[in-house]
């Protein structure tokens, strides 16, 4: 940096609904493709860890740490409040 995994980022219902991801349908010899339909869907995003991979730098530590997430509503935290 990059796959999966795992922690955090207070909690909780709702709505809507782009990707992604399942089907249907259309082409297609297959592999796959897609204008379109259905379902599902607001952690998919940061941060930080391991295992593993790639590249590239380097003389090493150390201390410190968050910022964002359609829409409504409700609990919980700080604040005198705003």
């Nucleotide at each position: 940096u990059c796959u999966g995994c795992c922690g955090a980022g207070a909690g909780g219902c709702g709505c809507u609904g782009c990707a992604a991801c399942g089907g249907g349908c259309u082409c297609u010899g297959u592999c796959g493709a897609g204008a379109c339909c259905c379902g599902c869907c607001a952690c998919g995003c940061u941060c930080g860890g391991c295992c593993g991979g790639g590249u590239u730098u380097c003389u090493u530590g150390a201390c410190g740490c968050a910022a964002g997430g359609g829409c409504g509503c409700c609990u919980c935290c700080u604040g005198a409040g705003a």

RNAcentral holds the sequence, with entries from Rfam. SAH (S-adenosyl-L-homocysteine) riboswitch aptamer from Actinoplanes philippinensis, 82 nucleotides, folded computationally. Rfam family: SAH (S-adenosyl-L-homocysteine) riboswitch aptamer. The literature on the family includes a 2008 paper in Mol Cell by Wang et al., "Riboswitches that sense S-adenosylhomocysteine and activate genes involved in coenzyme recycling". Rfam 15.1 lists 1,354 matches to the family in 1,132 species. The prediction has a mean pLDDT of 78.